[in-house]
Context: one part of a larger RNA
Molecule: small-subunit ribosomal RNA, 3' major domain
Organism: uncultured bacterium
RNA sequence: UGACGGGGGCCCGCACAAGCGGUGGAGCAUGUGGUUUAAUUCGAUGAUACGCGAGGAACCUUACCAAGACUUAAAUGGGAAAUGACAGGUUUAGAAAUAGAUCCUUCUUCGGACAUUUUUCAAGGUGCUGCAUGGUUGUCGUCAGCUCGUGCCGUGAGGUGUUAGGUUAAGUCCUGCAACGAGCGCAACCCCUGUCACUAGUUGCUAACAUUCAGUUGAGGACUCUAGUGAGACUGCCUACGCAAGUAGAGAGGAAGGUGGGGAUGACGUCAAAUCAUCACGGCCCUUACGUCUUGGGCCACACACGUGCUACAAUGGCCGGUACAGAGGGCAGCUACCAGGUGACUGGAUGCGAAUCUCGAAAGCCGGUCUCAGUUCGGAUUGGAGUCUGCAACUCGACUCCAUGAAGCUGGAAUCGCUAGUAAUCGCGCAUCAGCCAUGGCGCGGUGAAUACGUUCCCGGGCCU
Numbered sequence: 001u002g003a004c005g006g007g008g009g010c011c012c013g014c015a016c017a018a019g020c021g022g023u024g025g026a027g028c029a030u031g032u033g034g035u036u037u038a039a040u041u042c043g044a045u046g047a048u049a050c051g052c053g054a055g056g057a058a059c060c061u062u063a064c065c066a067a068g069a070c071u072u073a074a075a076u077g078g079g080a081a082a083u084g085a086c087a088g089g090u091u092u093a094g095a096a097a098u099a100g101a102u103c104c105u106u107c108u109u110c111g112g113a114c115a116u117u118u119u120u121c122a123a124g125g126u127g128c129u130g131c132a133u134g135g136u137u138g139u140c141g142u143c144a145g146c147u148c149g150u151g152c153c154g155u156g157a158g159g160u161g162u163u164a165g166g167u168u169a170a171g172u173c174c175u176g177c178a179a180c181g182a183g184c185g186c187a188a189c190c191c192c193u194g195u196c197a198c199u200a201g202u203u204g205c206u207a208a209c210a211u212u213c214a215g216u217u218g219a220g221g222a223c224u225c226u227a228g229u230g231a232g233a234c235u236g237c238c239u240a241c242g243c244a245a246g247u248a249g250a251g252a253g254g255a256a257g258g259u260g261g262g263g264a265u266g267a268c269g270u271c272a273a274a275u276c277a278u279c280a281c282g283g284c285c286c287u288u289a290c291g292u293c294u295u296g297g298g299c300c301a302c303a304c305a306c307g308u309g310c311u312a313c314a315a316u317g318g319c320c321g322g323u324a325c326a327g328a329g330g331g332c333a334g335c336u337a338c339c340a341g342g343u344g345a346c347u348g349g350a351u352g353c354g355a356a357u358c359u360c361g362a363a364a365g366c367c368g369g370u371c372u373c374a375g376u377u378c379g380g381a382u383u384g385g386a387g388u389c390u391g392c393a394a395c396u397c398g399a400c401u402c403c404a405u406g407a408a409g410c411u412g413g414a415a416u417c418g419c420u421a422g423u424a425a426u427c428g429c430g431c432a433u434c435a436g437c438c439a440u441g442g443c444g445c446g447g448u449g450a451a452u453a454c455g456u457u458c459c460c461g462g463g464c465c466u
Stems, first nucleotide, its partner, number of pairs: 007466007015456002019419005026311008034302002042053002064297007076122009088103006106113002124286002127284003133280002135275003138271001140269001145184006151160003164175003190263004195231007205220002209218002234257001237251001238249004313412001317371007329360003334353002338349004378409001383404007425448007
């Protein structure tokens, strides 16, 4: 000087408390450990691994295993030589890769171009080392800290400033002071959202006037909305307290009040944290193989253990019928209105739309009916049968539909997690990836919409002083 303390003081955070809903028990989905296996590719492992890399493992992917093949090679470039092919169609062997047979087969301004083969020089490696590295990322933590110049103090390491008294979400600001200033952080500047005005009205809107089944059409720019520019909030005003900063007020005004709400934004550094398998790269290693191609298998195994989820155990509910209202997105190898067939997944037609124009589209809700507390009209696992779709191909190993079957489960021990408001809870919708999909995941969107916070003694983490 730091770090640590079951030392002290001050302060903060869904940290506790007060509440609401979960997990831990069941079935299933998914990840991990373990075990098994020819292989179950590799990485991630307290918080900070475990629905993580993976925003899509049937083949491919794919890195693993078995078998069969190639050796300048699967790709690209340079030099040299040869050829007019290569590719494509048919066919033989084969699991295919591949090998063989056969058909067809260049352009030219004559300089060459293009392609293939041979040869040569460069290859290739998801092999090792993240403890050789770059880059990127997690975490402490959106915590309020981390430093510097000059001066001063100290032999020096260092100190001071940055401490103190207040105040703040904040090293935020004020006052004081051997300090005076400054930088990286904080805040603000950026985006979305909430109010108003102006500008602009098509594909959007419809108050008035016509018109229609229908904003359908004429018409209109008022309104909604769209999307651009501005305004607006600053403790600015008032009262109280205070030297000030500021604090308090069911104060005024205002759509919004004291950071309005949300996002992006992550200081110096810590963990030899993670990643050589995104990529790049030093060193080491392999080079008829640790490279490359192909078929099939595996990554999906299953006495078991754990994490994360979904669905439930029902009456604030299940089922049947009727009926209403979103936002944000996507769409041409696509989304598809409408018509017909099918109980249905879907199929056959057909039309609009590269989309504020056409299309994909709510559920909880509300109104009726029924069930009457039961392992049930709860629950849907599992299994049998029959199908649909995608795709060369659904056996290992796809999703969906229909009929039948109808398991566990009656609210879950010790323990443990999330959340302070349009939040939790609950309800559905969309998107990326994608032929299809194991999505109950991830990322977004809106609908309905709570309870509680006395307080800081205690648990956990953090900040300042000592």